[in-house]
RNA sequence: GGCUGCGUAGCUCAGUUGGCUAGAGCAAUCGGUUCAUACCCGAUCGGUCGCUGGUUCAAGUCCUGCCGCAGCCA
Numbered sequence: 001g002g003c004u005g006c007g008u009a010g011c012u013c014a015g016u017u018g019g020c021u022a023g024a025g026c027a028a029u030c031g032g033u034u035c036a037u038a039c040c041c042g043a044u045c046g047g048u049c050g051c052u053g054g055u056u057c058a059a060g061u062c063c064u065g066c067c068g069c070a071g072c073c074a
Stems, first nucleotide, its partner, number of pairs: 001073007010026004019057001028044005050066002053063002
């Protein structure tokens, strides 16, 4: 330098023939339980879906460019 894949909550990820309000587990906070802690149970909080432009009535999802990570080729 070329090609391929990935980028979604603090962490690990789901979501894809584009369609209602973006989710799960763990973590955090609060509460319940306990003499107390842990386990367990409930609730709450947490997101410009890497950045940018475009297509569309509508984009996490499709397309252009860029950035980062991983792999392959040279």